[in-house]
RNA sequence: AACUCAUCAAGAGCGGGGGAGGGAAUGGCCCGACGAACCCGCGGCAACCCUUAUGGCUAAGCCCUGUCAUGAGAAGGUGCCAAUUCCUUCAGAAUGUGAUUCUGUGAGAUGAGGU
Numbered sequence: 001a002a003c004u005c006a007u008c009a010a011g012a013g014c015g016g017g018g019g020a021g022g023g024a025a026u027g028g029c030c031c032g033a034c035g036a037a038c039c040c041g042c043g044g045c046a047a048c049c050c051u052u053a054u055g056g057c058u059a060a061g062c063c064c065u066g067u068c069a070u071g072a073g074a075a076g077g078u079g080c081c082a083a084u085u086c087c088u089u090c091a092g093a094a095u096g097u098g099a100u101u102c103u104g105u106g107a108g109a110u111g112a113g114g115u
Stems, first nucleotide, its partner, number of pairs: 001115001003113006013042005021031003025089001027087002043081003048077002050073008085107001090104006
């Protein structure tokens, strides 16, 4: 870097440095000198990996292994701590009328896996 799978309506910020941008992209709409990005310290959230318990399947039976479901945990590896992934883009449906709502796809983000 590409691919596969899972999740994305919940949750969680202070201090120091830094100085004008940031929210992926499009169109919006927002955040920002009452201090953006970024860096450091500390804190927190969550539970993907992880640890653990029970049960199902795997086995002729037991154990082991693998896998699935559910519960608990948080030491470690990531991630995250404005707004639903802030809304939206492509296709369709409903209401009914130029707007609202819903569904699917795409895109993106994060994790895990094998290459």
Record summary:
A computed fold for a 115-nucleotide RNA from a Chloroflexota bacterium, annotated as SAM riboswitch aptamer (S box leader). The model forms 97% of the base pairs in the Rfam consensus. NCBI's taxonomy places the organism under Bacteria, Bacillati, Chloroflexota. Its mean pLDDT, the model's own confidence on a scale to 100, is 83.